Molecule: transfer RNA
Organism: Candidatus Sungiibacteriota bacterium
RNA sequence: GCUCCCAUCGUCUAGCCCGGCCCAGGACACAUGGUUCUCAGCCAUGGAACAUCGGUUCGAAUCCGAUUGGGAGCG
Numbered sequence: 001g002c003u004c005c006c007a008u009c010g011u012c013u014a015g016c017c018c019g020g021c022c023c024a025g026g027a028c029a030c031a032u033g034g035u036u037c038u039c040a041g042c043c044a045u046g047g048a049a050c051a052u053c054g055g056u057u058c059g060a061a062u063c064c065g066a067u068u069g070g071g072a073g074c075g
Stems, first nucleotide, its partner, number of pairs: 001074007010028004020058001030046006051067005
C1' cells in the first nucleotide's frame, strides 16, 4: 500500500442477512425495598446502550459512503 472482518447498557450478548407496533430484549453486575437477628440467597422495582458524520427512504441499530478505533490476510 491492497483486500476482508468487527464496533449495541458497567460487562457479555440478541436483534442486522430480509428496514416498520410498543419504552432496542436477555444474562451478570449495580441501586432501592421486602424476606432474614445479620450476611448470603430468594422476590419485587429501577437506572443504563446502537463508534462518529453524511446519504437513501414515508420510515434506518439494520441499507450505502466517508471517518475513527480494533483485528486478520496479502505484498